[in-house]
């Protein structure tokens, strides 16, 4: 070097054109003498780029960097 798939919250994944959400985990509060459990509640500065294109509207399509895991040579 070429060729795929991948990058979304603190982790592990959803969402594949209309402006994100879940399970853990985490705060806050109830309960309990405390703990732990269990109820209530609360995205808790998340779309890999102060990049470039479609598009009215881009997390989502084109492209090209970046970075991960794979195969080929």
């Nucleotide at each position: 070097g070429c060729c795929g798939c991948c990058g979304u919250a603190g982790c592990u994944c959803a969402g594949u054109g209309g402006u994100a959400g879940a399970g853990c985990g985490g705060g806050a509060g109830g309960c309990u003498u405390u703990u732990a459990a269990c109820c209530u509640u609360c995205g808790c500065g998340a779309c890999g780029u102060c990049g470039g294109g479609u598009u009215c509207g881009a997390u989502u399509c084109c492209c090209a960097c970046c970075g991960g895991c794979g195969g080929c040579a």

Transfer RNA from a Solirubrobacterales bacterium, 73 nucleotides, folded computationally. Its mean pLDDT, the model's own confidence on a scale to 100, is 80. Its Rfam family is "tRNA". Its family is annotated with triplet codon-amino acid adaptor activity in the Gene Ontology. It is annotated as a transfer RNA. RNAcentral holds the sequence, with entries from ENA and MGnify. The same sequence occurs in records of 2 taxa.